[in-house]
Molecule: transfer RNA
Organism: Desulfovibrio sp.
RNA sequence: GCGCUCGUAGCUCAGUUGGAUAGAGCAUCAACCUCCUAAGUUGGGGGUCGCAGGUUCAAAUCCUGCCGGGCGCA
Numbered sequence: 001g002c003g004c005u006c007g008u009a010g011c012u013c014a015g016u017u018g019g020a021u022a023g024a025g026c027a028u029c030a031a032c033c034u035c036c037u038a039a040g041u042u043g044g045g046g047g048u049c050g051c052a053g054g055u056u057c058a059a060a061u062c063c064u065g066c067c068g069g070g071c072g073c074a
Base pairs, nucleotide, nucleotide: 001073002072003071004070005069006068007067010026011025012024013023019057028044029043030042031041032040050066051065052064053063054062
């Protein structure tokens, strides 16, 4: 340098035939429970879906460029 692939919550990931308010588990916070803690139950907060543009009535999803990780070729 070229090709493939991945990037979504603090962490691990789902969602990629375009369409309903963007989700789960863990973690965290609060309440309940308990003499206290842990465990358990219930609830809450947390996201420019890597960045920028394009297509579309509508983009996490399609297209282009760029950035970063991984693999391969040279």